[in-house]
Description
A computed fold for an 84-nucleotide RNA from Anaerostipes rhamnosivorans, annotated as c-di-GMP-I riboswitch aptamer.
RNA sequence: CAAGUAAAUAGGCAAACCUGCUGAAAAGCAGUGACGCAAAGCUAAAGGGCCUUGGCGGUAAAGCCGUGGCAGCCAGCUGCCUCA
Numbered sequence: 001c002a003a004g005u006a007a008a009u010a011g012g013c014a015a016a017c018c019u020g021c022u023g024a025a026a027a028g029c030a031g032u033g034a035c036g037c038a039a040a041g042c043u044a045a046a047g048g049g050c051c052u053u054g055g056c057g058g059u060a061a062a063g064c065c066g067u068g069g070c071a072g073c074c075a076g077c078u079g080c081c082u083c084a
Stems, first nucleotide, its partner, number of pairs: 012037002018031005035072001041077003047074002049070003055067004
């Protein structure tokens, strides 16, 4: 100097339920609340997978595909502290 993940240090995030708002819905935002998380930080037609489906387009037809959503599903990128 680099890597590392035990213990610790500084801390951080915030599930479900409930309330209000947006939406067709999945879901999102805010409040409450903590199940948990070493990345529960960021990235979604341009990695895979999953969810919704009112309208429009594709299709012989059907949420089957595009359009919508999920990163706390895997994945990619980046990062705090730090003994052996």
Overview
It matches the Rfam family "c-di-GMP-I riboswitch aptamer". From the family's description: GEMM was predicted in a large-scale screen for bacterial structured RNA regulatory elements. Rfam links the family to the GO term cyclic-di-GMP binding.